This is a predicted structure of a 515-nucleotide part of an RNA (small-subunit ribosomal RNA, 5' domain) from an uncultured bacterium. It matches the Rfam family "Bacterial small subunit ribosomal RNA". Its family is annotated with ribosome and structural constituent of ribosome in the Gene Ontology. The full RNA is in RNAcentral, with records from Greengenes.
[in-house]
Context: one part of a larger RNA
């Protein structure tokens, strides 16, 4: 030391747990969310004679933000990948803050309906419709091109509230609030150039043709042989090129006086991968793990014509292996993601299980107690030792086990009263402060109180040196030890077993690695 393996085992705290096959995977569950963009279907309940129509609540579709985070993994990469230091030619949803602006017009389309196709996964064709979906016109700047004349050039609502005025209404109007366009700073992210630094091998000495440069094109956010045509013949290398072998990098961890040497598992930053290669779409951002498409292997399904899948996310199975956990609770707390909110989702995270895997802590009890009992063992047979150990006799009761009573982890969020803002406005919207309500997995929570009773709780490895610890019996170079020197061959302090003893101690040893 992410350990393993043999004994052995009481309690709790924080931590850790597939190092092997980047091996194949059953089943659930890990990414969703908005009805305050749209259009629609249904359910509940009111109103009306009906037609419909109000409120409240789901839904699948179209639309929009987010599925590029977070969560795994270390195959691959010896490379501007990493680490530190620099630098210009760039982009950035959401976010702040600043300015400007939101006119005015169209066509279509899902869902729905009808009809067809297929076993299935799907699918097609005809009709209707809506929008913050789409697509013109117009304004237009300090926005972008320019040959400096010019040209080009967006955008959209949805919602809460009202006194007057208009309007049959619906609205207009007036006003908050979310959003929508354009520009501009600024903030996070990213993207790219480059100095130096980053294993081993010379039994690997040459290597290079988009290769080095240039010019003119294309690309791209952007420099750039990035791509491309043409014209030069160049680059690079014993300061180790090429080429082959190993390997994610780093903060850092481990030792060690220290210089060093060695590792890179948890946790953090960066990097690469998502069944095995290729692509590219969508988008501010991906060539994208739980998206698309083609090839490929494996796996299922079938009606044989075609379908469908990807745990290196969490749990789990099979396999390999010495060897590594729960098919577990909850969104209560921190954080993401949508949503005005209320809230919804979250195997991130918070808990809880398993395991002495580690590290810390704590108890397995305390005084007193000589007749030095009994029993063992050992003996010169007188004793010694075990040993105040034990029994007794007094106490105490941590942990565990029964009762009990019980913090903090809770910020918030409803409702509601009263300034303040913002407004015409006492409304509505915002919330300072104040009242009531109300949210906790973990949880039989920690701490805390009572009663009871020594009551429930010690092993393990060694004693020849080296190295702290010695005797008797067994065996008889045998059966055995062993880390090195050795040891047993008839009185063995070295094997075996005992009884004393040493060392740790809920560990102890053995193996393996490393310094």
């Nucleotide at each position: 030391u992410g350990a393993a393996c043999g004994c052995u085992g009481g309690c709790g705290g924080c931590a850790u747990g597939c190092c092997u096959a980047a091996c194949a995977c059953a089943u659930g569950c890990a990414a969703g969310u908005c009805g305050a963009a749209c259009g629609g279907a249904c359910u509940a309940g009111g109103g009306g004679c009906a037609a419909c129509u109000c409120u409240a609540g789901u839904c699948a579709g179209u639309g929009g933000c987010g599925g590029a985070c977070g969560g795994g993994u270390g195959a691959g990469u010896a490379a501007c990948g990493c680490g530190u230091g620099g630098g210009g030619a760039u982009u950035u949803u959401c976010c702040a803050u600043g300015a400007a602006g939101a006119c005015u017009g169209g066509g279509a389309u899902a869902a729905c309906u009808c009809g067809g196709g297929g076993a299935a996964a799907c699918u097609c064709g005809a009709g209707c419709u809506a929008a913050u979906a789409c697509c013109g016109g117009a304004u237009g700047a300090g926005c972008u091109c320019u040959a400096a004349g010019g040209a080009g050039g967006a955008a959209a609502g949805c919602u809460g509230g009202g006194g007057a005025c208009c309007g049959c209404a619906a609205g207009g109007c007036c006003u908050g609030g979310c959003g929508c366009u354009u520009u501009a700073u600024g903030a996070u992210g990213a993207a790219c150039c480059u100095g130096c630094g980053u294993c081993c091998g010379a039994u690997u000495a040459g290597c290079u043709a988009g290769a080095u440069g240039g010019u003119g094109g294309g690309g791209u956010a952007a420099a750039g042989g990035c791509c491309u045509a043409c014209c030069a013949u160049g680059g690079c290398g014993a300061c180790g090129a090429u080429c082959g072998g190993u390997a994610g990098c780093u903060g850092u961890u481990c030792u060690g006086a220290g210089a060093g040497g060695a590792a890179g598992g948890a946790c953090a930053g960066c990097c690469a991968c998502a069944c095995u290669g290729g692509g590219a779409c969508u988008g501010a951002g991906a060539c994208a793990c739980g998206g698309c498409c083609c090839a490929g292997a494996c796996u299922c399904c079938u009606a044989c014509g075609g379908g469908a899948g990807g745990c290196a996310g969490c749990a789990g199975u099979g396999g390999g292996g010495a060897a590594u956990a729960u098919u577990g609770g909850a969104c209560a707390a921190u954080g993401g993601g949508g949503g005005c909110a209320a809230c919804c989702c979250u195997g991130a995270u918070c808990c809880a299980g398993c395991g002495a895997u580690g590290c810390c802590g704590c108890g397995u009890g305390u005084g007193u107690g000589a007749a030095g009992a009994a029993g063992g063992c050992c003996u010169u047979c007188g004793g010694g030792u075990u040993g105040u150990a034990a029994a007794g006799c007094a106490c105490u009761u941590u942990c565990a086990g029964u009762g009990g009573a019980g913090a903090g982890g809770a910020a918030g969020c409803g409702u509601u009263u009263u300034a303040g803002g913002u407004u015409a406005a006492g409304a509505g919207c915002u919330a300072a402060a104040g009242a009531c309500g109300u949210u906790g997995a973990c949880g039989a929570u920690a701490a805390c109180c009572a009663a009871a009773g020594a009551a429930g709780a010690a092993g393990c490895a060694c004693c020849g040196g080296c190295a702290a610890a010695c005797u008797c019996u067994g065996u008889g170079c045998c059966a055995g030890c062993a880390g090195c020197c050795g040891c047993g061959g008839u009185a063995a302090g070295a094997c075996a077993g005992a009884g004393g003893g040493u060392g740790c101690g809920a560990g102890c040893g053995u193996u393996a690695a490393u310094c």